The RNA shown here (FMN riboswitch aptamer (RFN element)) has 118 nucleotides and comes from an Anaerolineales bacterium.
The source organism's lineage runs through Bacteria, Bacillati, Chloroflexota, Anaerolineae and Anaerolineales.

RNA sequence: UUCAGCCUUCGGGGCAGGGUGUAAAUCCCUACCGGUGGUAUAGCCCACGAGCGCGCAAGCGCAUGACCCGGCGCAGUUCCGGGGCCGACGGUUACAGUCCGGAUGAAAGAAGGCGAUG
Numbered sequence: 001u002u003c004a005g006c007c008u009u010c011g012g013g014g015c016a017g018g019g020u021g022u023a024a025a026u027c028c029c030u031a032c033c034g035g036u037g038g039u040a041u042a043g044c045c046c047a048c049g050a051g052c053g054c055g056c057a058a059g060c061g062c063a064u065g066a067c068c069c070g071g072c073g074c075a076g077u078u079c080c081g082g083g084g085c086c087g088a089c090g091g092u093u094a095c096a097g098u099c100c101g102g103a104u105g106a107a108a109g110a111a112g113g114c115g116a117u118g
Stems, first nucleotide, its partner, number of pairs: 003118001005114006017029003031098002033087002035048004043085002051062004067083005089101003
């Protein structure tokens, strides 16, 4: 000076309005939302996390959605313009990205601190 290591904190958002109906925040018209790392700034490119099962754990298996066109530019499926699309599992008097639940949980990771004990 800091590598390993240790510790602390942080670490997910969203149906307003209306229609039908005995009943729907689930259907229809609309509305709103978008984890983490990479990269020319990303819900839709690449990768990871979250879900389910097995396992003391490490971990393994299963599951895991969606983008095109044009412009500028050295470089953009990320910016600008336009038009589209997607969304785990269980529950519910009616089919859920948004309600309830596992979850005041967990995690990808982020910030900071300690640091010669190795």